[in-house]
A computed fold for a 276-nucleotide part of an RNA from a Pseudomonadota bacterium, annotated as large-subunit ribosomal RNA, domain VI. RNAcentral holds the full RNA, with entries from ENA. It matches the Rfam family "Bacterial large subunit ribosomal RNA". Gene Ontology terms of the family: ribosome and structural constituent of ribosome.

Context: one part of a larger RNA
RNA sequence: CGCUGGAGACUUGAGGGGGGCCGUUCCUAGUACGAGAGGACCGGAACGGGCCAGCCUCUGGUGUCCGGGUUGUGGCGCCAGCCGCAGCGCCCGGUAGCCAUGCUGGUAAGCGAUAAGCGCUGAAAGCAUCUAAGCGCGAAGCGCGCCCCAAGAUGAGGUCUCCCUCCCGUCUGGGCAACCGGACGGGGUAAGGCCCCCGGGAGAUGACCGGGUUGAUAGGCCGGGUGUGGAAGCCCCGUAAGGGGUGAAGCUGACCGGUACUAAUCGGCCGAGCGA
Numbered sequence: 001c002g003c004u005g006g007a008g009a010c011u012u013g014a015g016g017g018g019g020g021c022c023g024u025u026c027c028u029a030g031u032a033c034g035a036g037a038g039g040a041c042c043g044g045a046a047c048g049g050g051c052c053a054g055c056c057u058c059u060g061g062u063g064u065c066c067g068g069g070u071u072g073u074g075g076c077g078c079c080a081g082c083c084g085c086a087g088c089g090c091c092c093g094g095u096a097g098c099c100a101u102g103c104u105g106g107u108a109a110g111c112g113a114u115a116a117g118c119g120c121u122g123a124a125a126g127c128a129u130c131u132a133a134g135c136g137c138g139a140a141g142c143g144c145g146c147c148c149c150a151a152g153a154u155g156a157g158g159u160c161u162c163c164c165u166c167c168c169g170u171c172u173g174g175g176c177a178a179c180c181g182g183a184c185g186g187g188g189u190a191a192g193g194c195c196c197c198c199g200g201g202a203g204a205u206g207a208c209c210g211g212g213u214u215g216a217u218a219g220g221c222c223g224g225g226u227g228u229g230g231a232a233g234c235c236c237c238g239u240a241a242g243g244g245g246u247g248a249a250g251c252u253g254a255c256c257g258g259u260a261c262u263a264a265u266c267g268g269c270c271g272a273g274c275g276a
Stems, first nucleotide, its partner, number of pairs: 001152001005163007015149004021049007033038001050107006059100004066093005071086006110144003117137004166187009192270004196212005217263003220259005227251002233246005
């Protein structure tokens, strides 16, 4: 821009794409078969590998400052307590998120038409013949079925709901006129949308999703969870290093809730009628 008024939702599926895998064990059955050794078809069940998708309850990884330990050095006047720098200084753990080595699911079943092949009936050709007419079976393959995209499918589909037509100019039809129309252009609006702002398991930017005071969208604060692992100060014991008590203490990013304290203020722009 189109889809013949303008919108907001929800859809149909023409047409594309993905997927399509393999093994072991057991039962049938030590049966059929075979002198024996050995050892099935058909059918059924369980488990596993590969590949794919999703997820974080569990097992683990990461987790750059969430907690703690600790070395050297510098600083806060000193002690104590803290902070900076040294690859996060080094190290021990670790929430959310992300992740696999972890968890869950899928590979199909089923239907249709067939290939090779197997048949029925059956003539040409008194017989025979699956084929010439006709009919029945038959593949990991083909078309559906499962998952994804999808009406620019210009053949532009469908359903539901919402909005209604105000003003000006130019040209023009009817009419003496008042007035009633039409085409084009411009303006103001409706439903609705956008800008802007607060944000997001969405994301390079656009986009997408949520929220914008009639508000829990983000931050803060409060409560909880989780993680660290026993804070500082004070008291006691010890010459001291250190230990004990107060006290499962203190601190705690992203997690779960609550709460208008802070910020989403105020606003601006776009946006509607073809034919009979």